[in-house]
Predicted 3D model of a 75-nucleotide RNA (transfer RNA) from an Ignavibacteria bacterium. The sequence was found in a public genome assembly.
Parts: sequence; C1' cells; structure tokens
RNA sequence: GGGCCGGUAGCUCAGUGGUAGAGCAUCUCCCUUUUAAGGAGAGGGUCGGAGGUUCGAGACCUCCCCGGCUCACCA
Repeated sequence: GGGCCGGUAGCUCAGUGGUAGAGCAUCUCCCUUUUAAGGAGAGGGUCGGAGGUUCGAGACCUCCCCGGCUCACCA
C1' cells in the first nucleotide's frame, strides 16, 4: 500500500429503507428477618465523522478516522 470484517446505551450485541431496541450493569419500589434470587418501573443514544441518494437512512453510495484479520512490498 491492496482486500475483507467491524464501530449502535456503561459492557456484550440485535436492528428486511418507515416510532432506535434486548441482555447484563446502575437507580427506585415490591417481596424477604437479612443477603442473594425473583417481580414492577426509571434513567442512560450527536447509531465513529463529513457529504450524497431518497418523501424518509443505523441500513444504500462516496471520502475520511479508529480497531481487527489477511495479502503484497521492504528487509
């Protein structure tokens, strides 16, 4: 330098172009002698960045950034 995969909540990850979600974690309440477990609820998101296509983009296109794998070059 080329190719491929990935970047979405604190963590791990879903998400056929049509209201952004789950589990765990955190907080509140219930339950319990207490803890754990269990139940109910709440908070938490510039969807890596910029631009484009579209009535509408997390998704499609272009460029860039970051991480991983791989190939080539150098040696």
It matches the Rfam family "tRNA". Gene Ontology term of the family: triplet codon-amino acid adaptor activity. It is annotated as a transfer RNA. Model confidence (mean pLDDT): 81 of 100.